[in-house]
Context: one part of a larger RNA
RNA sequence: CUGGGCGUAAAGGGUGCCUAGGAGGUCGUGUGUGUCGGAUGUGAAAUCUUGCUGUUCAUCGGCAAAACUGCAUUCGAAACUACACGACUAGAGUGCAGGAGAGGAGAGCACGAAUUCUCGGUGUAGCGGUGAAAUGCGUUGAUAUCGAGAGGAAUGCCGGUGGUGAAGACGGCUCUCUGGACUGUAACUGACUCUGAGGCACGAAAGCUAGGGGAGCAAACAAGAUUAGAUACCCUGGUAGUCCUAGCCGUAAACGGUGUGCACUUGGUGUGGGAGGAUUUAUCCCCUUCCGUGCCGUAGCUAACGCGUUAAGUGCACCGCCUGGGGAGUACGGCCGCAAGGCUAAAACUC
Numbered sequence: 001c002u003g004g005g006c007g008u009a010a011a012g013g014g015u016g017c018c019u020a021g022g023a024g025g026u027c028g029u030g031u032g033u034g035u036c037g038g039a040u041g042u043g044a045a046a047u048c049u050u051g052c053u054g055u056u057c058a059u060c061g062g063c064a065a066a067a068c069u070g071c072a073u074u075c076g077a078a079a080c081u082a083c084a085c086g087a088c089u090a091g092a093g094u095g096c097a098g099g100a101g102a103g104g105a106g107a108g109c110a111c112g113a114a115u116u117c118u119c120g121g122u123g124u125a126g127c128g129g130u131g132a133a134a135u136g137c138g139u140u141g142a143u144a145u146c147g148a149g150a151g152g153a154a155u156g157c158c159g160g161u162g163g164u165g166a167a168g169a170c171g172g173c174u175c176u177c178u179g180g181a182c183u184g185u186a187a188c189u190g191a192c193u194c195u196g197a198g199g200c201a202c203g204a205a206a207g208c209u210a211g212g213g214g215a216g217c218a219a220a221c222a223a224g225a226u227u228a229g230a231u232a233c234c235c236u237g238g239u240a241g242u243c244c245u246a247g248c249c250g251u252a253a254a255c256g257g258u259g260u261g262c263a264c265u266u267g268g269u270g271u272g273g274g275a276g277g278a279u280u281u282a283u284c285c286c287c288u289u290c291c292g293u294g295c296c297g298u299a300g301c302u303a304a305c306g307c308g309u310u311a312a313g314u315g316c317a318c319c320g321c322c323u324g325g326g327g328a329g330u331a332c333g334g335c336c337g338c339a340a341g342g343c344u345a346a347a348a349c350u351c
Stems, first nucleotide, its partner, number of pairs: 003323004007305002012319001014202004021195003025088007034080001035077008049065006091192001092189003095185004103178007110155001116150007126137002163170002207248006216242002221237002224234001259318006267296011300307002324351003333344004
């Protein structure tokens, strides 16, 4: 010496479930796979190392020893590892008792607020829009206002660095079906665990196919402005789309730019869900504790910024990924897709 890394410099897979593989709690017995020790055999010579020595020295030789860190056989050791058997309950799971939640799917309802449209009443010359205007709408009666109706979409207040979910995400109300987490208890199982190449499933928006629906908004498009120009920003319109059903697509600054699990390491202060204690008329306040979610900060870490028991601290296990910029997440090939395209993924050349 036997790489170093991944919050922001290149680098954490979008997320979960799981196969192979890798890693694995406590006690006992046995075996002796790895491991450790002894012996024997072998490990050609040369080379290397050490000692002696030759050529006046050296280069280069000669002799001897050591070494060849290995392999095989055999004898032994039994802490660790492995295997077999037996036992345990602190990991993991089940049961029981609870409360919380926009977790998911389906169905129904909407009273309500608002926009638009239709009909009717009142009413008359403007309305709308902008920095200012114009296009546009309006005497076939608009805008405004009152009443009635239609239709679609979204769910105000509560609402909160509040909650739930693996992530994407989830917010009117009711019902049905259904997943998970948390707290308490300690009845049951008895290591059943962790990670996870491939694989499978889920996966915003946009986009695609078929059929519906279409109020508002609005790519494209048209017109008006602005401007030197204005294929824009602003304005008036407006089609796909946005919505529903069924099926594809499989990507995002899919972000905490921080993989998952476990353990350990001073504290303070909010907040959500439980449990216990104490006090009492009392839910509260107070104290303790578990799970989540924020802020501040010790040690430590960090290039700094910052992180700091929700770690980017200290360790272990497993996976993914990085290795100068451009060329390029491209070409070619393969796989997937109806297509759009996605996944995998170079090189020449150049700085």